A computed fold for a 1509-nucleotide RNA from a metagenome, annotated as small-subunit ribosomal RNA. The sequence is in RNAcentral, with records from SILVA. It matches the Rfam family "Bacterial small subunit ribosomal RNA". Gene Ontology terms of the family: ribosome and structural constituent of ribosome. Its mean pLDDT, the model's own confidence on a scale to 100, is 83.
[in-house]
């Protein structure tokens, strides 16, 4: 620091996701040790049991027992003035827990308190006189189950109550001075108010003794002043959400009097006034303890508030006070409520959010431990007691840190495992082996080490004092105290011995193979894997990462500049309010002076400690602990500066406004007027149609339409001018005239003097449609009706037609209200057009030209932009202000509110769901887009197919099997250049199992061969003959072949052409497809290859930011057409000769087959751009690639073929292999393709006559001759072929006949008899003869081929082959017609355009309906929470009152009084009750839309002109 994911690819926008860090965590797998930390986040749920707050005898009165000793046996002493209980004092308000409530002066920070308090502690001053009455304990009774209560009697105090004293202090009164905004406050004087004479220790100067008094010290006490500490109250500022919470408030805001409090104050009360808070967010609702800090982050920030520390709040729930220095009190009291427990049913007891622990809840959080040794706290004079605070231990990998699980050497690279191309490779120096070490764990020994101060005792110094008592403050010696713990640590012993897992391995992201599985099982953070070769599932081997842990889940920050202060945007991606006026607010021109609020600087106070950072130190290191520094970016106070902002004052004119003059304008409102046209009506002329459409029909018209003429009525709109033009804020505004009226502009003296800009709320204007009331109604025209179209047509088209369209008044308040571009100001190249005004020059003048200002357009520089584009009218550079945006859908929807007559408008979510949605540009593809061009593509022609019969192939059906493949063009006379057996792959039956075939091993035998038997045959059994080749002297060995045996293996036309190679088809013989360098573009890409011409052609020329090149085109190759040369046998032959190229001669000719020539737009004319080229012509056998062939670019179709061959993987192995016989591939209601033959006279039949080319032939072609009607048979010459044979070419031509008929056409079918091939023609061959003589009389819709030696027509030959072509491949003979042309159909090329397509239009995609699931709105209602208002009620308590009852201290001789208590009552008030509102949550028959879902239904709305933009 980034990465993945929208696309065919690209850039940008934008969301989603990942890599990091962290945690009081949990879960899964695993687990050796130690140190330091941490540990109910949920039910502030309920709690059994134990403990968590007592202490003081030096405040007081009392006061046991056990035990021991003595005894006169009654008891006594001791224990012991101890324990226990009580009165009294202090403490219990600390410490410990929790976070429910609380949005608040609760907290933080900074201040104030002249408006206050403060026990214990410290300092200072003064004092501590003299009396009294009770009461608990205790004793004796009573009630009760208990808790407890109660009667009578005794007694003490540092308990309680009077009196005296009063330096201070407090309260009241009074005048003066000072001071204040003003009461106040200070000081003098007068009046009122207090003590526990206690306790401990020591001494004996005094008295006649004892005691007491006294004295001394200490503790305790009283009053006061001050300090310290701790609090109370007040204030500024700061930190949550929602405006779908906008108004709230009657003690409310203030004042006066009074009360109350420690204290200011509506804190409370009476009266008076009517205020107070709020858009800088009151009130309400929801949520929440706050902070130091913690986590993260570069920071700014964001999230958080466990452990530690500060503050607050709470203590079963609600209320209340008492005591006290302090509480409205966690382990106190009273009352009410809920719950639990005890009970004798009458009544009582309780409060773990203290420490442990239990139940419950939950994903989840520990021991009913030890000790007061240390630190701290309470009490005490002290010893000491208490202390679940605390110190320790236990449990838990919960976290952080540290250590270990060994080290060295060791290659036959062992075995095993995995993979393999079978060679090997990996695991892997890893192991074993050898040599070492000894951390840790284990055992043993040592270790009272460190952690310890304090107390007590001794000695001693100082101080108080009369004192060598005593107390206090030190110094020193001795002694004593350890829960942790026999722990840390040290040493020794033995011994590599006891100690490694988890996740991942498709990309992001480090790490790959095999097997299994087969869209299954499963994975997944995102993209996405899995449908038979899965590096993505599961397992294994291997690897990578981390490591006593590793992963997963959850949460937070980061990445995310994805809320943007740092640090984003708004023309088209989300986003400028439809427009204006204007309030608050924000911002604001120039100069001077002052001030000092902001600002800046310095000083100072504070910012607790801990934490973080830096440096040092201590645990062996680290974590951890500790010391110091720095920091805490903040707030307060003081001082200074005065540039900038603010404020105050003064001045200015450049902004703004006023004034004068002038012209422009569909700016607005009102009134009046005008003509053209449509329609309707009247009259007239006139006659059969009109109208409408792609075509029609509905409709109008003989009752006279349309058309034409004249006239009338009425409403609406204003042709031409008219323009890129004008005006207006926008919406918008267009005949003419008049009236009223707004704004802008130009020029110019003068005036005011910042008066300005923007503008949340607010107010106004605001197209069309719509609504209300009343008019009006010509045209047009939703709805509606009819006619068409259509599968349908609730549409598009047509004929009609009502609201409406028009006017007046009112409402609505929205539009793609768009420049999709808020307003204002300043600055930043130009060119050009135009509108308005002014000026200059010029002209006779209108113009023209130039300059300035104000508008309106086009192009364009810099710059900006993702690009498109914008570009002085900015989307450039800046400033100010407002509005708005933050992924898509749900949704501009629901609910709530406001507005509206309604329609609806404004404001405006969530659940849920997806990983995209969207922008600009690029390349393709496509278009019922456009331009240009080509092709037997159409057109023009010729002949066919589709109808018949047959052949053949296919589908379907059938079958035991009808083997398999090919399926639009580009399957279907295709693989198959030939199924009777074979072929053959299929079926049935019968057989074989190392196999019909290959290699290897062992043994035997050469090989080979005759015959017989069984069987359908394969096969089986018996049998005959026979011995070879090489080496070697021989024995023997070897090669080839045969047989037997076992195992490796053979074999497979079994599957996958979607695992493949090779080959092939097709677009298409179409003219295209690319590259290098350069240039342009952020980029995909573009350019080149486009453009102007031209061509069959990306063929060539010209131009051009391109210049070149490659694969294609063309050419080179073959053949054919002309000629030449060479060569003449089997060919040819002019000469001679013959029946005959038969023979001689010859090679001129034909021909043969080799080499050449020839044609190149070369020449001429024209056109063209002086080009390329085209047109015409000459010459030539041939003329513009002469004809034909071979030749097929980059690629497309997962095209075809695993059954030609090859091949990966899978499958079968006595069978899916191999052999044999028979059958099948030849079936047959049917459908289709391709052909053959016909339907006849351009013909059939009969007879005669003529002319080819190219091929084939020894398992062959087969002549002559003979036989047969014929197929054919016999025969055997010749030929390994320019020699012989197949082999008569046929159409044609010449004659004859038939005469338009199912025929002398046509030949299917069938019968009989034959021929040939072949082991064999039944299923199932071809041919011959005789006879038979079917359909068919030119073929519906539709459709095919062909442009010249072509179509058509005629025959001939070959391959395959024993035989078997109407197929196929070739060959020649005869030999046409037509092409105006490119509108249309099909296909293709190229340029351009649109696109929401890219699997690319056989694309994409919308809505209803049906089904399933999910969340949500409405809903008669029902239930709960919370809150408000009114009323009832009123426990305990406090305050007030008190006529009832009771009463020790004081007063009084007494009666009685004062005072107090109980009771009663009033006020306030908790729980509770009744009624009615608000708000919120849950639920609800039914219902609304929404989302998602596999291949459902109906249509086709959008994307191309998407077929009606």
């Nucleotide at each position: 620091a980034g990465a993945g994911u929208u696309u065919g690819a690209u850039c940008a926008u934008g969301g989603c996701u990942c890599a990091g860090a962290a945690c009081g965590a949990a879960c899964g797998c695993u687990g050796g040790c130690g140190g330091c930390g941490u540990g109910c986040c949920u039910a502030a749920c309920a709690c059994a049991u134990g403990c968590a707050a007592g202490u003081c005898g030096a405040a007081c009165g009392c006061g046991a027992a056990a035990g021991u000793c003595c005894u006169u046996c009654g008891g006594g002493a001791u224990g012991a003035g101890u324990a226990a209980a009580g009165u009294g004092g202090c403490g219990c308000a600390c410490g410990g827990g929790u976070g429910a409530g609380u949005a608040a002066c609760a907290c933080g920070u900074a201040g104030g308190u002249g408006a206050c308090c403060u026990g214990c502690c410290u300092u200072u001053u003064a004092g501590a006189g003299g009396g009294g009455a009770a009461u608990a304990a205790c004793c004796a009774g009573a009630a009760g189950a208990a808790a407890u209560u109660u009667u009578g009697g005794c007694u003490a105090a540092u308990g309680c109550c009077g009196c005296a004293u009063a330096c201070g202090a407090a309260g009241c009164g009074c005048a003066a001075a000072u001071a204040u905004a003003a009461u106040a406050g200070u000081a003098a004087c007068g009046c009122u108010u207090g003590a526990a004479a206690g306790g401990a220790u020591g001494c004996c100067u005094c008295u006649g003794u004892a005691u007491a008094u006294g004295c001394a010290u200490c503790c305790a006490c009283u009053a006061a002043a001050a300090g310290a500490u701790g609090g109370g109250c007040c204030u500024g500022c700061g930190g949550a959400a929602c405006a779908u919470u906008a108004g709230c408030u009657a003690g409310u805001u203030g004042g006066u009097g009074g009360g109350g409090u420690a204290a200011a104050g509506g804190c409370c009360u009476a009266c008076c006034a009517a205020g107070g808070c709020a858009a800088c967010g009151a009130u309400g609702u929801u949520u929440a303890u706050c902070c130091g800090g913690u986590c993260u982050g570069a920071g700014a920030g964001g999230a958080u508030g466990a452990u530690c520390g500060g503050a607050c709040a709470c203590a079963c729930u609600g209320g209340a006070a008492c005591u006290g220095a302090g509480a409205c009190a966690c382990g106190g009291u009273c009352c009410a409520g809920a719950c639990u427990c005890c009970u004798a049913c009458g009544g009582g007891a309780g409060g773990c959010a203290g420490c442990a622990g239990u139940g419950g809840g939950g994903a989840a959080u520990a021991u009913u431990g030890c000790g007061c040794a240390a630190u701290g706290g309470g009490g005490g004079a002290a010893a000491c007691c208490c202390u679940g605070a605390c110190g320790c231990a236990g449990c838990a990998a919960c976290g952080c840190c540290g250590c270990g699980u060994g080290a060295g050497u060791g290659a036959g690279g062992a075995a095993g495992g995995a993979c393999u191309u079978c060679g090997g490779u990996c695991u892997g120096u890893a192991a074993a082996g050898c040599u070492c070490u000894g951390u840790u764990a284990a055992u043993g020994u040592g270790g009272a080490a460190a952690a310890a101060u304090g107390g007590c005792a001794g000695u001693u110094g100082g101080u108080c004092u009369a004192a060598u008592a005593g107390g206090c403050c030190g110094a020193u010696u001795g002694u004593u105290u350890g829960a942790u713990g026999g722990u840390a640590c040290a040493c020794a012993u033995a011994g590599a011995g006891g100690a490694a897992g988890c996740a991942c391995c498709g990309g992001c992201u480090a790490a790959c193979u095999u097997c299994g599985u087969g869209c299954c099982a499963g994975c997944a953070g995102c993209c996405g894997c899995g449908g038979u070769a899965a590096u993505a599932c599961g397992a294994a081997g291997g690897g990578u990462g981390c490591a006593a842990g590793c992963g997963u889940u959850g949460u937070u920050c980061g990445g995310a500049u994805u809320u943007a202060u740092u640090g984003g945007g708004c023309g088209u991606a989300a986003a400028g309010c439809g427009c204006g006026c204007g309030u608050a607010g924000g911002c604001g021109g120039a100069c001077c002076u002052g001030u000092a609020a902001g600002u800046c600087a310095g000083a100072u106070g504070u910012g607790a400690a801990a934490u973080c950072u830096c440096a040092g130190g201590g645990c062996u290191c680290a974590a951890c602990c500790u010391c110091g520094a720095a920091a805490c970016u903040g707030c307060g106070u003081c001082u200074g500066a005065a540039a900038c902002u603010g404020c105050a004052g003064g001045u200015c004119u450049a902004g703004a406004a006023u004034c004068u003059u002038g012209g422009a304008g569909g700016g607005g409102g009102a009134a009046g007027g005008g003509g053209a046209a449509u329609u309707u009506c009247g009259c007239a002329u006139g006659u059969a149609g009109g109208g409408g459409u792609a075509a029609a029909a509905u409709c109008c018209g003989u009752a006279g339409a349309u058309a034409u003429g004249c006239g009338a009525a009425g409403g609406a709109a204003c042709a031409c001018c008219a323009g890129a033009g004008g005006c207006g804020a926008a919406g918008g505004c267009g005949c003419c005239u008049u009236c009223c009226u707004g704004g802008a502009c130009a020029a110019g003296u003068a005036u005011u003097g910042a008066c300005g800009c923007u503008g949340a709320g607010g107010c106004g204007c605001g197209a069309a449609a719509g609504c209300g009331u009343g008019g009006g109604g010509a045209u047009c025209a939703a709805a509606c009706a009819g006619g068409a179209u259509u599968a349908g047509a609730u549409a598009c088209c047509c004929u009609g037609g009502u609201a409406g369209u028009c006017c007046a008044c009112g409402c609505u308040g929205u539009a793609a209200a768009c420049g999709a571009u808020g307003a204002a100001u300043a600055c930043u190249a130009g060119a050009u057009a135009u509108u308005g005004c002014a000026g200059a020059c010029u002209u006779u003048g209108a113009c023209c030209u130039c300059u300035g200002c104000a508008g309106u357009g086009u192009c364009g520089u810099a710059g900006c932009u993702a690009a498109c584009g914008c570009g002085u009218u900015a989307a450039g550079u800046a400033u100010u202000c407002c509005g708005c945006c933050u992924g898509g859908g749900a949704a501009g929807u629901a609910c709530g509110g406001u507005c509206g007559c309604a329609a609806g408008a404004c404001u405006a979510a969530a659940a849920c769901u997806c990983a995209a949605a969207g922008g600009a540009a690029u390349u393709g593809a496509c278009g019922g887009g456009g331009g240009c061009c080509c092709g037997c593509a159409c057109a023009a022609g010729c002949g066919g197919u589709g109808g018949a019969u047959g052949a053949u192939g296919u589908g379907g059906u059938u079958u035991a099997a009808u083997u398999c493949g090919a399926u639009g063009c580009a399957a279907c006379g295709c693989g198959a250049a030939a199924a009777a057996c074979c072929u053959u792959a299929c079926c049935u039956a019968c057989c074989u199992u190392u196999g019909a075939c290959a290699u290897g091993u062992a043994c035997g035998g050469a090989a080979u061969u005759c015959g017989c038997c069984a069987g359908a045959g394969a096969u089986g059994g018996c049998u005959u003959a026979g011995u070879g080749c090489u080496c070697g002297a021989a024995a023997g060995a070897g090669a080839a072949c045969c047989g037997u045996a076992a195992c490796a293996c053979a074999g497979g036309u079994g599957c996958u052409g979607c695992a493949u190679g090779g080959c092939u088809g097709u677009c298409g013989u179409c003219a295209g497809c690319u590259c290098g360098u350069g240039u342009c573009g952020u980029g995909a890409g573009a350019u080149g290859u486009u453009g102007g011409g031209u061509u069959a052609a990306g063929u060539c020329c010209c131009g051009c930011a391109a210049c070149g090149a490659g694969c294609g085109c063309a050419a080179c190759c073959c053949u054919u057409g002309u000629c030449a040369u060479u060569a003449g046998u089997u060919g040819c032959u002019a000469c001679a000769u013959u029946u005959a190229g038969u023979u001689g001669g010859g090679c001129a000719c034909u021909c043969u087959a080799a080499u050449g020539a020839g044609a190149c737009u070369g020449c001429c004319g024209g056109u063209g751009a002086c080009a390329a080229a085209c047109c015409g012509g000459a010459g030539g056998a041939a003329g513009g690639u002469g004809g034909g062939g071979a030749u097929g670019a980059c690629g497309u179709c997962a095209a075809g073929u695993c059954c030609u061959c090859a091949u990966g993987g899978c499958c079968c192995u006595u069978a899916u292999a191999g052999g044999u016989a028979g059958g099948g591939c030849u079936a047959c209601a049917c459908a289709c393709g391709u052909c053959a033959u016909a339907c006849a006279a351009u013909g059939g039949c009969u007879g005669g006559u003529a002319c080819a080319g190219a091929g084939g032939g020894u398992u062959g072609c087969c002549a002559a001759c003979c036989c047969g009607c014929g197929a054919g048979g016999g025969g055997g010459a010749g030929c390994u072929a320019a020699u012989c044979c197949c082999a008569u070419a046929a159409a044609a031509c010449c004659a004859g006949u038939c005469g338009u008929a199912g025929u002398c056409c046509g030949g299917a079918u069938c019968g009989u008899a034959g021929u040939c091939u072949g082991c064999a023609a039944c299923u199932c061959g071809a041919c011959u003869a005789c006879g038979u003589g079917a359909a068919g009389u030119c073929g519906g819709a539709a459709u095919c081929g062909c442009u010249a030696g072509u179509a058509a027509u005629c025959g001939c030959g070959g391959a395959u082959c024993a035989g078997a072509a109407u197929g196929u491949c070739g060959c020649g003979g005869u030999g046409a017609a037509u092409a105006c042309g490119u509108u249309c159909c099909c296909g293709g090329g190229u340029c351009u355009u649109g696109u929401a397509c890219a699997c690319a239009c056989c694309g994409c995609c919308c809505g209803u309906c049906a089904c399933a699931c999910c969340a949500u709105g409405g809903g008669a209602g029902c239930g709960g929470g919370u809150u408000c208002u009114g009323c009832c009620a009123g426990a305990a308590g406090u305050a007030g009152u008190u006529a009832g009852c009771c009463u020790a201290a004081c007063c009084g001789c007494a009666a009685g009084g004062a005072g107090g208590g109980c009771g009663a009552u009033u006020a306030c008030c908790a729980c509770g009750g009744c009624a009615g509102g608000g708000u919120u949550c849950g639920u609800g028959a039914c219902u609304g839309g929404g989302g998602u879902g596999a291949a459902g239904u109906c249509g086709u709305a959008a994307c191309a002109a998407g077929g009606u933009a």